The part of an RNA shown here (large-subunit ribosomal RNA, domain IV) has 348 nucleotides and comes from a marine metagenome. RNAcentral holds the full RNA, with entries from SILVA.

Context: one part of a larger RNA
RNA sequence: CUCUCGCUAAGGAACUCGGCAAAAUGGCUCCGUAACUUCGGGAGAAGGAGCGCUUGAGUUGGCUGGUUCGCCAGUCUAGCGAAAGCCGCAGUGAAAAGGCCCAUACGACUGUUUACUAAAAACACAGGUCUGUGCUAAAUCGUAAGAUGAUGUAUACGGACUGACGCCUGCCCGGUGCUGAAAAGUUAAGGAGAGGGGUUAGAGCUUAGGCUCGAAGCUCUGAACCGAAGCUUCAGUAAACGGCGGCGGUAACUAUAACCGUCCUAAGGUAGCGAAAUUCCUCGUCGGGUAAAAUCCGACCUGCACGAAUGGCGUAACGAUAUGGGCACUGUCUCAGCGAGAGACUCG
Numbered sequence: 001c002u003c004u005c006g007c008u009a010a011g012g013a014a015c016u017c018g019g020c021a022a023a024a025u026g027g028c029u030c031c032g033u034a035a036c037u038u039c040g041g042g043a044g045a046a047g048g049a050g051c052g053c054u055u056g057a058g059u060u061g062g063c064u065g066g067u068u069c070g071c072c073a074g075u076c077u078a079g080c081g082a083a084a085g086c087c088g089c090a091g092u093g094a095a096a097a098g099g100c101c102c103a104u105a106c107g108a109c110u111g112u113u114u115a116c117u118a119a120a121a122a123c124a125c126a127g128g129u130c131u132g133u134g135c136u137a138a139a140u141c142g143u144a145a146g147a148u149g150a151u152g153u154a155u156a157c158g159g160a161c162u163g164a165c166g167c168c169u170g171c172c173c174g175g176u177g178c179u180g181a182a183a184a185g186u187u188a189a190g191g192a193g194a195g196g197g198g199u200u201a202g203a204g205c206u207u208a209g210g211c212u213c214g215a216a217g218c219u220c221u222g223a224a225c226c227g228a229a230g231c232u233u234c235a236g237u238a239a240a241c242g243g244c245g246g247c248g249g250u251a252a253c254u255a256u257a258a259c260c261g262u263c264c265u266a267a268g269g270u271a272g273c274g275a276a277a278u279u280c281c282u283c284g285u286c287g288g289g290u291a292a293a294a295u296c297c298g299a300c301c302u303g304c305a306c307g308a309a310u311g312g313c314g315u316a317a318c319g320a321u322a323u324g325g326g327c328a329c330u331g332u333c334u335c336a337g338c339g340a341g342a343g344a345c346u347c348g
Base pairs, nucleotide, nucleotide: 001343002342003341004340005339006338007337008336010334011333014332019329027051028050029049030048031047036041038164052086053085054084055083058080059079061076062075063074064073065072066071087091099327100326101325102324103323104322105321106319107318111123112122127162128161129160130159131158132157133156139148140147141146165314166313167312168311170244171243172242175241176240177237178236179235180234181233184232185231186230190226191225195221196220197219198218199217202213203212204211205210245263246262247261248260249259272306273303284300285299286298287297288296
């Protein structure tokens, strides 16, 4: 010097990204216990007191005896126990054994997760909604047989989204999707087969080389016409995918604009919340807390770019979650020191 421990004057978070780590708290009995609350909780809230040993009044129960039936006495076991006394620095005498409070964010909760850097605000969840499915169900696996669903039957099963609870969940169906409708347009294979081509038995002509016509059969091609869903069309549907404006003017100080005009749109963001896990400008402004605050809390609203089941806003309880503050406590620090063990070093 390194590691693991023990102790430390005065101070007590001044350390640090941050009280990380350490210290402190700790058991039992009694007293006492706030806001808030879903009345269950919160709660071991918080905050206090006692605790060893000796003697031990008294006291509950059982049994025995007596009894004036009120009770009295004795005894047994396990307790509780007033009071008095004793010892030590110290009595849950060692060990083992919650630190607490306030406020906020997120997620209701218990649970689950990245085996080996992430345990969370992520996943799940009960609850909510939409949607499919009438049973040989839908859905899924399999080429199939078959199987799961389910030895279930719409209070059931599958899929999607949301995520306890409370108050709620606004407007838009123009686009995309889905559902429904059916008149018309378009439309495949297929059917149909007009027409056209190839081949040639034969016929005609011939300069005797061939040329022209050409039935049947075989074959190639092929128009009209018939022909479903789909698409075009018309409706519905947003807890389907999604979307939810701009400019100009106006009130008797100023400022602002309840109001007016205009353009565009399918409709122009309602309630609630808001510098937020969302705010760029920004360390916004005001208030609180501090001697001093880029964090925090409460407001304001100018929301770059919140917003209602991609849920909005609250919310008791819960959390090895995140953030800020406080009490207690401490070698985290001012600022180091001492001690123990194991290494390091020397010899073997």